[in-house]
Molecule: transfer RNA
Organism: Chinchilla lanigera
């Protein structure tokens, strides 16, 4: 220079045009003589940025950043 993936919670990945989700951490609680495990809550999101497309975009379209691969 070209061509392709990937970008979502502090982390590791889902996920679908129609309220954004799990595991696992973190917190509180209950257990227990203490830890643990184990059960209940709960808090944590600009869903990578901008722009179009639609009644509605995390999804669909272009553009651009980062990061990975593969050609030259």
């Nucleotide at each position: 220079g070209g061509g392709g993936g990937u970008a979502u919670a502090g982390c590791u990945c889902a996920g679908u045009g129609g309220c954004a989700g799990a595991g696992g951490g973190c917190g509180u609680g209950c257990c227990u003589g203490g830890c643990a495990a184990g059960c209940a809550c709960a808090a944590g999101g600009u869903c990578c940025u901008g722009a179009g497309u639609u009644c509605g975009a995390u999804u669909c379209c272009c553009a651009g950043u980062a990061c990975c691969c593969c050609c030259c």